[in-house]
Parts: sequence; structure tokens; C1' cells
RNA sequence: UCCUUAUAAAGAGAAGUGGAGGGACAGGCCCGAUGAAGCUUCAGCAACCAGUACAGAUGUACAGUGGUGCUAAAUCCGACAGAGCUAUUCUGAAAGAUGAGGA
Repeated sequence: UCCUUAUAAAGAGAAGUGGAGGGACAGGCCCGAUGAAGCUUCAGCAACCAGUACAGAUGUACAGUGGUGCUAAAUCCGACAGAGCUAUUCUGAAAGAUGAGGA
């Protein structure tokens, strides 16, 4: 980097450093000098994998020790297609994210 698969309207931030951007991507709408990104420390959330018990293609429960992940806003909305038929709503897909497995 690519492939397969599962998940997503829940949840959880302070300090130091830094000094103007950030929210993947048209557009929108937001966040930001009452301090953005990045980096460090500590804390927290969750429960994907490992773990434990039951069970036995699988599944359920427990725990929070290890590996990740995450800690503004629904994956912020949205883009493409369909329904609705002009109110803007609903559904699905794509894309992206994270985990696990594989090339």
C1' cells in the first nucleotide's frame, strides 16, 4: 500500500510546550489569541484482539492485566443513487476511520 471482515446518534481532558491553524475530502457549518495543529506528561472512556468462565463451527458473560483505539459537534452535515415530490425528510451505497485476519 492492497484485500477480506466487524463496528459507529453512547462514552471519556487537564497540564506543559508550541504559536496559527484545525475539523480526511467540493460545499456548508463549526472550533481556534479566553491559544489551532504538532509534541510531552498524567488522567479518563470504551471493550475490537489477547485473557478468564460457561459453552463448543458459533455464542454469552466477566474483568480491565496486556496490544490497539478514542477523549467538540451523528464518521459534524454533505457529496453518489433511490424513495418522497418541493417541506426538506428517509433509506442505501461510496469514501474515510478503528480493530482483527491476510497478501
The RNA shown here (SAM riboswitch aptamer (S box leader)) has 103 nucleotides and comes from Turicibacter sp. H121.
The model forms 94% of the base pairs in the Rfam consensus.
Taxonomically the source falls in Turicibacter (Bacteria, Bacillota, Erysipelotrichales, Turicibacteraceae).
The RNAcentral record of the sequence draws on Rfam and Ribocentre.